[in-house]
Transfer RNA from a rhizosphere metagenome, 73 nucleotides, folded computationally. Its mean pLDDT, the model's own confidence on a scale to 100, is 81. The RNAcentral record of the sequence draws on MGnify.

RNA sequence: GACAUCUUAGCUCAGUUGGUAGAGCGGCGGAUUCUAACCCCGUUGGUCACGGGUUCGAGUCCCGUAGAUGUCU
Numbered sequence: 001g002a003c004a005u006c007u008u009a010g011c012u013c014a015g016u017u018g019g020u021a022g023a024g025c026g027g028c029g030g031a032u033u034c035u036a037a038c039c040c041c042g043u044u045g046g047u048c049a050c051g052g053g054u055u056c057g058a059g060u061c062c063c064g065u066a067g068a069u070g071u072c073u
Stems, first nucleotide, its partner, number of pairs: 001072007010025004019056001026044005049065005
């Protein structure tokens, strides 16, 4: 330098054919317990990397930028 894949909650990751953004873990509160942990109940959580475009409508499609990983030179 070229190409491919990825970027979504504090962490690990889903998100189908474009139609209200989710799970587990974590945090907080409660219940239980002599106390704590486990288990149980409730609750808390997002500029979907950034900028633009298409569309009635974009996490999803298109373009550009940045970053990460890999391959080639």
Record summary:
Rfam family: tRNA. By type it is a transfer RNA.